[in-house]
């Protein structure tokens, strides 16, 4: 420099043919235990990597950009 793949919760992820986001963990209350772990049960937590664009509507499609991987030169 070319080409190619990933980016979604605090940590690793799922998300089909655009209809508007889940589970796990780990936090945070309660329950059981003399206490604490373990279990149970219940909440919080996400402007899906930044901006544009298409569209009634974008995590999903198009552009760019940044960051990362991998292959060619």
């Nucleotide at each position: 420099g070319g080409g190619u793949g990933u980016g979604u919760a605090g940590u690793a992820u799922a998300g089909u043919u655009g209809g508007a986001a889940g589970a796990a963990c780990a936090u945070c209350g309660g329950g059981c235990u003399u206490c604490u772990a373990a279990c149970c049960c219940g909440a919080a937590g996400g402007u899906c990597g930044g901006g544009g664009g298409u569209u009634c509507a974008a995590g999903u499609c198009c552009c760019u950009c940044c960051a990362u991987g991998c292959c060619c030169u």
RNAcentral holds the sequence, with entries from ENA. This is a predicted structure of a 73-nucleotide RNA (transfer RNA) from Methanobrevibacter millerae. The source organism's lineage runs through Archaea, Methanobacteriati, Methanobacteriales, Methanobacteriaceae and Methanobrevibacter. Its Rfam family is "tRNA". Rfam classes the family as a transfer RNA. Gene Ontology term of the family: triplet codon-amino acid adaptor activity. The coordinates come from a structure-prediction model, not an experiment, and the mean pLDDT is 80.